[in-house]
Context: one part of a larger RNA
Parts: sequence; C1' cells; structure tokens
RNA sequence: CUGGGCGUAAAGGGCGUGCAGGCGGUCCUGUAAGAGAGUUGUGAAAUGCCCUGGCUCAACCAGGGAAAUGCACCUCUGACUGCAGGACUUGAGUAUAGGAGAGGAUGGGGGAAUUCCCGGUGUAGCGGUGAAAUGCAUUGAUAUCGGGAGGAACACCAGUGGCGAAGGCGCCCAUCUGGCCUAAUACUGACGCUCAGGCGCGAAAGCUAGGGGAGCAAACAGGAUUAGAUACCCUGGUAGUCCUAGCCGUAAACGGUGGGCACUAGGUGUAGGAGGCAUCGACCCCUCCUGUGCCGCAGCUAACGCAUUAAGUGCCCCGCCUGGGGAGUACGACCGCAAGGUUGAAACUC
Repeated sequence: CUGGGCGUAAAGGGCGUGCAGGCGGUCCUGUAAGAGAGUUGUGAAAUGCCCUGGCUCAACCAGGGAAAUGCACCUCUGACUGCAGGACUUGAGUAUAGGAGAGGAUGGGGGAAUUCCCGGUGUAGCGGUGAAAUGCAUUGAUAUCGGGAGGAACACCAGUGGCGAAGGCGCCCAUCUGGCCUAAUACUGACGCUCAGGCGCGAAAGCUAGGGGAGCAAACAGGAUUAGAUACCCUGGUAGUCCUAGCCGUAAACGGUGGGCACUAGGUGUAGGAGGCAUCGACCCCUCCUGUGCCGCAGCUAACGCAUUAAGUGCCCCGCCUGGGGAGUACGACCGCAAGGUUGAAACUC
C1' cells in the first nucleotide's frame, strides 16, 4: 500500500485543452517480458509448529521432523496482458448534401421609455408615505404639445424554447468565425478514453490608465420611524454600473450530481432533422436519430428521492473526503499594483 465513501451527512477540481502517466476494438501469425506448471540449488542456527525424550510436573532444556508462502538457473505451456508483424471495420475521424440556433468578435442602423435643455399652452400646487416631512414650485413647477441633446437597456415575440465546455448569450443588418445535428454513400484504418503538472477561458465586485455618465445607486447628507435607529421607509447623491486596453481569478462558479463507453420496462410533452403513409398540397398519423422536461417499473437509497439525461448494473481515468472547534487561520512558498488569491498546519480544546 491493500478499507469505505463523495445529490442533501465530511467529500466532484468553476470550465476547457492537453504533454507525461494509466487504460484500450475484432481476427491471424510469431515471440516468451509478465503469467502458469515442473526439476535442481539456495532459503544459517536459535525462535515458532509437530513428534519424542531429560530435570518428580511445568516453565526450561535436548533430539528428530515438517515448514520456511522467498530468490535464481534450467525445462515446459501459449489461454490472457505485453512486444513484433499482417489483416479488418463496428470505436474515432475525413469528404459530400442539407439544417437549426440569444455560440463568439467587429462595424453600422432603429424605435419605445427615463433624464436634461429650448419653445408653446396653462395655474397652484407637485412629489412622497402607513401617516408625514425633508425636497421641487409664482424667477411659473407638476400636467400637456412641439423641437433638441445624451447615455444605458432592448417591451411584445418568449416557450421546464434555443446555443455554448463552463462563466454566460436576447432589437435589426452586414462581415469574419467556433461548435452541433441529420441523411446517404465513399475514404483513412484503432488514429481512441482519461489526464497529475502546464497552458487557456472564467459572473459580480474590486484595481490601473484614458474616455463616458441618462437611469440606478454602496459611501455620504437630510427627512421620518424608534427608548435608540450608524437600519428597514422617503428626498437627494459620489464611486460604480457603460466603452477601450490591462490586471484580479473568486462565487450557493449548483443539477450542491467529474469525464468516457456499454447494458437495463414503459408512458407523455417539447425543440431540430430524416424517412414512411397520405394527399392537389401544407397537415394529421407511424418509425428513426439528436437535445430538453414531466411521470413511472426493476434496481438503488438512511430517508428524501434517483430511475435510458441514473443516484441502477459494470469497466477505465482524474479530483476529493477521513469527528467538531482552533481555521481556510498561522508560518513558508508562489502569484498580484493593491485588495487579496493558491497551497495549507499545529498547540490547545470538546
């Protein structure tokens, strides 16, 4: 080392890509490293075990035996793994024809609404609340009409709908670009799966520089409430929210469920595609593939529940857990401009 686990009890890495490593389809031939069988040698003695014996017994001691699961040479076997060679097509991929999509990036355009400015009409209130007040308004507000400016977000469509590895993505158009699905053939011929490190991506907030700033709004100020009110409510309001470039690298980054493959009753929605039937034709109906929901059998589960999108039955690879607190702290190291992040204890205590 060999255990048991990871939806909710401790435990799935935020997500991808991928080197090393681990694992790996069907058939044939060879080889004999692993594996198996056998012989020989060795495996000191003492101890331990079995038998016998000596001290009156025992402990103790002596003799004999077995054993010593190991190692090495040699011989044999050739199923399995490996290695070498050859072949194959079902895994994987390429080509062809179609298809859906808020997938990504850049540029351009649009309308509604809020706010502000200008002008018209118009007059005494508006706003706000549980009720008020702060606030705004006769230097003419609110309301309403016309014009203009600017920023941000895109109502309806919209759907347990779609796309993406995840984070996430929703007005319209164009350009560039990634992935996916279906059908029928052809081709390559195991080219595959997973992945410690590494590298890349990664909401919001935050940071640096430059722009931008309509609305909203930490902080802050005022008004209320209250015993108090550093809050909840109200009136304001700055960072920020937006853009460009660069950092940060976290999250209830959640399906709280890592990835891959295979197998194991069904029923019913929905999205994309194909085929069949039918027809004048779009439909309806039937079948298949892919995705996404609900219900449910066997089985599983401590229960809740899961149940072909498994938490069922198996195999492969990775990550992680091992009583609570101390503590995701200290120290060290690495990263960061900083904030801080990653790695990550112990004493002590229950």

Overview: The prediction has a mean pLDDT of 90. A computed fold for a 350-nucleotide part of an RNA from a metagenome, annotated as small-subunit ribosomal RNA, central domain. Rfam family: Bacterial small subunit ribosomal RNA.